[in-house]
Order: sequence, then C1' cells, then structure tokens
RNA sequence: UGCUCCAUAGUUCAGCGGUAGAAUAGCACACUGUUAAUGUGAUGGUCCCUGGUUCGAUCCCAGGUGGAGCAG
Repeated sequence: UGCUCCAUAGUUCAGCGGUAGAAUAGCACACUGUUAAUGUGAUGGUCCCUGGUUCGAUCCCAGGUGGAGCAG
C1' cells in the first nucleotide's frame, strides 16, 4: 500500500428492509435456619461515525474510524 472479514445490552452472540432479541452478569421477589442452587419478574441499546438510496435502514450503497487475517 492492496484485498477479505468483523463492529448490536456490562459480556458472548442472533437478527438477511417493516416496533431490536436470546444467553449470561447485575437488580427485585419466591423458595430456606442462612448461603448457594432453582423459579418468577422487571430493568438495561445514539445497532462504531458521517452521508446517500427508500414510504421505511441494524440490514442496501459510499466514505471514515477501530480490530482481525492474507498478499507485498
């Protein structure tokens, strides 16, 4: 310098154009002598940034940033 891939909840990851989800962690409650385990519930998001396409974008397009890999 070129190419490919990745960026979504505190963490690990789904989501393939139509109201953003799971697991786990944390929180509250139940269970009990207490803790752990288990069960129930609620909470938690500027979907990396900017712009474009579209009635509508996490998703498509362009540029940028950060990370990983390959080539030189």
Molecule: transfer RNA
Organism: Leuconostoc gasicomitatum